The RNA shown here (Glycine riboswitch aptamer) has 82 nucleotides and comes from a soil metagenome. RNAcentral holds the sequence, with entries from MGnify. Rfam family: Glycine riboswitch aptamer. About the family: This family represents the bacterial glycine riboswitch. Its mean pLDDT, the model's own confidence on a scale to 100, is 79.
RNA sequence: GUGCAGGAGAGCGCGCCGGGUGGCGAGACGCCGGCGCCGCCGAAGGCGUAAUCCCGAGAACGCUCAGGCAAAAGGACUGCAC
Numbered sequence: 001g002u003g004c005a006g007g008a009g010a011g012c013g014c015g016c017c018g019g020g021u022g023g024c025g026a027g028a029c030g031c032c033g034g035c036g037c038c039g040c041c042g043a044a045g046g047c048g049u050a051a052u053c054c055c056g057a058g059a060a061c062g063c064u065c066a067g068g069c070a071a072a073a074g075g076a077c078u079g080c081a082c
Stems, first nucleotide, its partner, number of pairs: 001082006011038001013037007021030002039069003045065001046063003052057002
């Protein structure tokens, strides 16, 4: 690196605008897209620092830029095989 198995946390939050599908039609609602607001998570990535050392690197600690907060997906990392 590839394959298989395992793998945590936190909102199916609220508002506005647009679309046009569901139903005989309309409204409402669901759905899709965009914008905004509030709360929260820490395990892709990023940044910072501790121990440490080869002295500019460096954590599972800190930040929360990015990302994420039903399920699915993703997922640091762990085990096995090649």